The part of an RNA shown here (large-subunit ribosomal RNA, domain II) has 672 nucleotides and comes from Cryptomonas sp. CCAC 1634B. Its mean pLDDT, the model's own confidence on a scale to 100, is 85. RNAcentral holds the full RNA, with entries from ENA. The organism belongs to Cryptomonas, within Eukaryota. The gene name in the source record is rnl. Rfam family: Bacterial large subunit ribosomal RNA.
Context: one part of a larger RNA
C1' cells in the first nucleotide's frame, strides 16, 4: 500500500405529534378459563373522556374580578383505545477512542538504602609520627644522620567507573564497539542470604530508582467511567431549501429562546416591486446664529515697559491684549440652514407570495466585491459595524491560469438559430472594416515628488516692412584715473553719489581680466539681410525621474497599428433566450400554464439483500445455487436472455421480520 471479508442510529418502558384501523363514551391491568401452539373467552380494580372557573370558601354554562347590570380574562368545540412512523426522556443508546479517579491483589532475582555472613584489591613510588645515634643547651628546646613504614597520599594492572571523540543509530548491542579517560586501603568493590511496597518505600536529593514501565509500578474488577472533543457512519431517484444573526449563559469552538428552512393543516389577497400621495427627521453638503477652535486689520478694557512727580496723578509706547466692529476659515460629541436614498402610511399593483397552528430539523467559526464609517498610519489579502451582491451551497462565458470580479443560474438530448460580458492579425470563432485626430516613447504593456525650448491644440500680449528677432560688419567717446578710501583702487576690493557734454549710439559701466593700468565684452547705436518673432497661461499623449537577486509583470508570436481618443456599421460569442423532441412535478382539468442548480436539513416515492408464511411451491442431474463474460430492457438502485464453468438445489407473486447495503474510522481480519 493494494484485494477480499467484517465493520457504526439498536431494544426495553414512558411521554408528544402524525397516519391508520375499532367503537360513540372508549378501554381493560394483574389474573383466570382454554389450546399441540396460538386465536380466543372471562376479568370494570383502574386510566382518559364527559364542567367550568376562582388563591379559596365557593359558585356553576358560566366562574372570577368589581360597587356595577360596564369593561376585561378563562371557559360555554368527541373523544378514547390498538398498530405503525417520527421525536423526546430514562437506560453505554449511532460506533471507536483517553489521560485520569477507586477496590483489591503481585512485585526489592533489575535497581535504592540498610542488617548477617563470606571474597577481592599485580607491581613501583613518596617516605608523617615514633625510636636510635651524634651535634647542640644550665636543662630543655632545636639540628643533622639513620631507622621506621603512616596517609579518604602519588603511577598503575586486575575490579569498579563512563569525561572526549568516531562508529553504530530498519545497530552485533531496546544504550554496545573502538581509541584515549577516572577512582584504584577507602565513604573501596563484590558473592550469598534477608529486610522495607504504591494515599507507599529508598534516596551523599537527579523527581532519581522500586524488574526495559515511575510527578505516583504493575495485574484484574468497578467499566461499554466519562469525552460540550476528533475522526467514521454504507443503495437509487423526485419536490422544497437554510444558516454563519440578535439575546442570555463559569459563555465565547457548547448550549437556550428568537431568527432563517421542511412538512401537514387552516385563512384567502391580508404580503409585495414599482408608481402615486402624504408624512416626521437632522445625516452628506453647506454655514457660523450658538458651543468651541482660527488669521488679518480698525477701536484699545486691562497689564507691561517708559517721561515727569516728595506724592495723588498726568502723559508717551513699532510691546501683550479682553470686548467689540470688518473680512477669512474649521468642527464625531456646533447648527440660524439643510437634501439624494431610507423609513412610516394609504391607494393602485406585475408577479406569486403572506399570515396562524401543530410537528421535524439545521445553522449561531462565515469569506471577499463595491458603498458609508470605527480602529490602525485616510497601512494590510488587517480587524469592528452597517448596507448591497457573489461564494458559500453555483456549473456554463470573460478576467492568460484566478472560490468571493463582470456576464449569466445548468430538468434530458440536438452536426438548428439570435444574442450578454468579452472579442474580430496568428495561436483562436469572428472587419488586416471605414471616418477624424492623436502617440515615435514598443508610450501602449506597472509608480510619485520634482525635473525638460518633446509634440499637437487653445486663448492672451509685446514687438514687428516707419524693417522685428537670430547672424554678419562697424561704432561703443569726452569731462574722468568722478569723490572717499587704499600701497594702488583707473568703468569692474570696498564706500557715497550716479550729473553734464558730443552724439546714430555709448552705464560714472553686464561679465573675464591687470599689482595699478592696459586688453576682451555687454547694454546702446548704425548698417546688411529680409518676415515673422518674444514672454507667461490653459489643454491632450508623450520623455527623465525607475535599482535585486536563474530569464520571465503585453498570455504568446508579433505589432506603428494589430497603441490612445471619438464616431458609425456588420460579425463571432454562454449549459442565457428561441426552435424540434422527450422527461418529471403542482395548477387546471380538454387543448394547456407555470416550474425542474443545490451543502446542512425536511418531506415523498422506490430498488436490492438474508430469513419466515402460502411452500416438502412452480422449476431442476435433458443441470439448481454460485462465478465469468457478453447482448437487450429501465430515469436510477438494478433487471435479464444466450455462452462457458459448476453439480443440487431452488425462483416469481402476495405479506411479513430484520445482525439489510462500505471506499475511507493511523478501523479490524487474512491474502499478495
Nucleotide at each position: 500500500g493494494c484485494c477480499g471479508g467484517c465493520g457504526a442510529c439498536u431494544u426495553g418502558c414512558a411521554g408528544g405529534c402524525a397516519g391508520u384501523g375499532g367503537c360513540a363514551g372508549g378501554u381493560u391491568a394483574a389474573g383466570a378459563u382454554g389450546u399441540g401452539a396460538g386465536u380466543a373467552u372471562c376479568g370494570g380494580a383502574g386510566c382518559c373522556a364527559g364542567a367550568g372557573u376562582g388563591a379559596a370558601a365557593g359558585c356553576g354554562a358560566g366562574c372570577u374580578u368589581u360597587a356595577a347590570g360596564a369593561g376585561a380574562g378563562c371557559g360555554u368545540u368527541a373523544g378514547u383505545c390498538u398498530c405503525u412512523g417520527u421525536u423526546u426522556g430514562c437506560a453505554g443508546a449511532c460506533c471507536c477512542g483517553a489521560a485520569c479517579c477507586c477496590g483489591g491483589a503481585u512485585g526489592a532475582u533489575c535497581u535504592a538504602a540498610c542488617c548477617a555472613u563470606g571474597g577481592c584489591c599485580a607491581g613501583u613510588g613518596u617516605g608523617a609520627a615514633g625510636c636510635g645515634c651524634a651535634g647542640g643547651u644550665a636543662a630543655c628546646a632545636c639540628u643533622g644522620c639513620g631507622u621506621g613504614g603512616a596517609g579518604g597520599c602519588a603511577c598503575g594492572a586486575a575490579c569498579c567507573g563512563a569525561c572526549u571523540g568516531a562508529u553504530g543509530c530498519u545497530g552485533a548491542a531496546a544504550a554496545a564497539u573502538c581509541a584515549g579517560c577516572g577512582g584504584a586501603u577507602g565513604a573501596g568493590c563484590u558473592g550469598u542470604g534477608g529486610u522495607u511496597a504504591g494515599u507507599g518505600g529508598u534516596g551523599a536529593a537527579a523527581u532519581g530508582c522500586c524488574a526495559a514501565u515511575c510527578g505516583a509500578a504493575u495485574c484484574c474488577g468497578g467499566a461499554g467511567c466519562u469525552a460540550g472533543c476528533u475522526g467514521g457512519u454504507u443503495c437509487u431517484c423526485c419536490u422544497c431549501g437554510a444558516a454563519a444573526u440578535g439575546u442570555g449563559u463559569u459563555u465565547a469552538g457548547g448550549c437556550g429562546c428568537a431568527g432563517c428552512g421542511g412538512u401537514u393543516a387552516g385563512c384567502g389577497u391580508u404580503a409585495u416591486a414599482a408608481c402615486u400621495u402624504a408624512g416626521g427627521g437632522g445625516u452628506a453638503a453647506a454655514g457660523c446664529u450658538c458651543u468651541g477652535u482660527u488669521u488679518u486689520g480698525g477701536u484699545g478694557c486691562g497689564g507691561g515697559c517708559u517721561a515727569c512727580u516728595a506724592a495723588c496723578g498726568u502723559g508717551g509706547u513699532a510691546c501683550c491684549a479682553a470686548a467689540u466692529c470688518a473680512a477669512u476659515g474649521c468642527a464625531a460629541a456646533c447648527u440660524c440652514u439643510g437634501a439624494a436614498u431610507a423609513c412610516u402610511a394609504a391607494g393602485u399593483g406585475c408577479a406569486u407570495a403572506g399570515c396562524u397552528a401543530a410537528c421535524c430539523a439545521g445553522u449561531a467559526a462565515g469569506a471577499c466585491u463595491g458603498u458609508g464609517g470605527g480602529g490602525g498610519a485616510u497601512a494590510a489579502g488587517c480587524u469592528c459595524c452597517a448596507u448591497u451582491g457573489u461564494c458559500g451551497a453555483a456549473a456554463g462565458g470573460g478576467a492568460a491560469a484566478c472560490a468571493g470580479c463582470c456576464c449569466a443560474g445548468a430538468c434530458c438530448a440536438c452536426c438548428a438559430g439570435c444574442u450578454a460580458a468579452g472579442g474580430c492579425c496568428c495561436c483562436c470563432a469572428a472587419a488586416u472594416g471605414g471616418c477624424u485626430a492623436c502617440u515615435a516613447a514598443g508610450u501602449g504593456a506597472u509608480a510619485a515628488a520634482g525635473g525638460a525650448u518633446g509634440u499637437a491644440g487653445g486663448a492672451a500680449u509685446g514687438c514687428u516692412g516707419a524693417g522685428a528677432c537670430a547672424g554678419u560688419c562697424a561704432g561703443g567717446a569726452g569731462g574722468u584715473u568722478c569723490g572717499c578710501u587704499u600701497a594702488g583702487a583707473a568703468g569692474c576690493a570696498g564706500c557715497u553719489a550716479c550729473c553734464c557734454u558730443u552724439u546714430a549710439a555709448a552705464g560714472a559701466g553686464u561679465g573675464c581680466g591687470u599689482a595699478a593700468u592696459a586688453g576682451c565684452u555687454c547694454a546702446c547705436u548704425g548698417a546688411u539681410c529680409a518676415a515673422g518673432u518674444g514672454c507667461a497661461c490653459c489643454u491632450g499623449c508623450g520623455c527623465c525621474g525607475a535599482a535585486a537577486a536563474u530569464g520571465a509583470a503585453c498570455g504568446g508570436g508579433g505589432c506603428u497599428a494589430a497603441g490612445u481618443a471619438g464616431c458609425c456599421u456588420g460579425c463571432c460569442g454562454a449549459a442565457g433566450c428561441u426552435g424540434u423532441g422527450g422527461g418529471a412535478u403542482u395548477c387546471a382539468g380538454u387543448u394547456g400554464a407555470a416550474u425542474c442548480g443545490g451543502u446542512a436539513g425536511a418531506g415523498g416515492a422506490g430498488c436490492g439483500u438474508u430469513c419466515c408464511a402460502c411452500u416438502c411451491u412452480a422449476g431442476g442431474u435433458a443441470g439448481a445455487a454460485g462465478c465469468a463474460u457478453c447482448a437487450g430492457c429501465g430515469u436510477a438502485a438494478g433487471u435479464g436472455g444466450g455462452u462457458g464453468u459448476g453439480g443440487a438445489c431452488g425462483a416469481u407473486g402476495u405479506g411479513g421480520a430484520a445482525g439489510u447495503g462500505a471506499g475511507a474510522a493511523u478501523g479490524u481480519c487474512g491474502g499478495c